Description: A computed fold for a 71-nucleotide RNA from Mucilaginibacter gossypiicola, annotated as transfer RNA. Rfam family: tRNA. By type it is a transfer RNA. The same sequence occurs in records of 2 taxa. The prediction has a mean pLDDT of 82. Taxonomically the source falls in Mucilaginibacter (Bacteria, Bacteroidota, Sphingobacteriia, Sphingobacteriales).
[in-house]
RNA sequence: UUUCCUAUGGUGUAAUGGUAUCACGUCAGAUUCUGGCUCUGAAGAUUGAGGUUCGAGCCCUUGUAGGAAAA
Numbered sequence: 001u002u003u004c005c006u007a008u009g010g011u012g013u014a015a016u017g018g019u020a021u022c023a024c025g026u027c028a029g030a031u032u033c034u035g036g037c038u039c040u041g042a043a044g045a046u047u048g049a050g051g052u053u054c055g056a057g058c059c060c061u062u063g064u065a066g067g068a069a070a071a
Stems, first nucleotide, its partner, number of pairs: 001070007010024003018054001026042005047063005
């Protein structure tokens, strides 16, 4: 320099263009003499910008960050 891949709660992970999933964790409550285990509930996420579409995590363009290959 060229080509390609990846980016989703705190962590990991799913999602045919049509309500963003699940697990662990966090918080609150129940249980307990206390803690743990267990049970119930809650909060919490689509890398930035623009475009296409009735509708975008998904398609298109261009950035950012990380990675791979070639030279």